[in-house]
RNA sequence: GCCUCCUUAGCUCAGUUGGUAGAGCGACGCAUUCGUAAUGCGUAGGUCGCAGGUUCGAGUCCCGUAGGAGGCUCC
Numbered sequence: 001g002c003c004u005c006c007u008u009a010g011c012u013c014a015g016u017u018g019g020u021a022g023a024g025c026g027a028c029g030c031a032u033u034c035g036u037a038a039u040g041c042g043u044a045g046g047u048c049g050c051a052g053g054u055u056c057g058a059g060u061c062c063c064g065u066a067g068g069a070g071g072c073u074c075c
Stems, first nucleotide, its partner, number of pairs: 001072007010025004019056001027043005049065002052062002
């Protein structure tokens, strides 16, 4: 210098052919219990690394860029 992959909730990860973002764990509340744990029910929490473009509509497609992982090449 070049190529590929990853970046989505506090954590680990889904998200189909572009149609308006979810699960598990965790947190909080309630129920249950003599109490705790476990269990059950519920609530909150993100506009998708950042910035542009295309589109009626973008987590998804295109360009740029940042960080991370792997590989190749030159000397």
The prediction has a mean pLDDT of 80. Predicted 3D model of a 75-nucleotide RNA (transfer RNA) from Nibrella saemangeumensis. The source organism's lineage runs through Bacteria, Pseudomonadati, Cytophagia, Cytophagales and Nibrella. It matches the Rfam family "tRNA". About the family: Transfer RNA (tRNA) molecules are approximately 80 nucleotides in length. Its family is annotated with triplet codon-amino acid adaptor activity in the Gene Ontology. Rfam classes the family as a transfer RNA.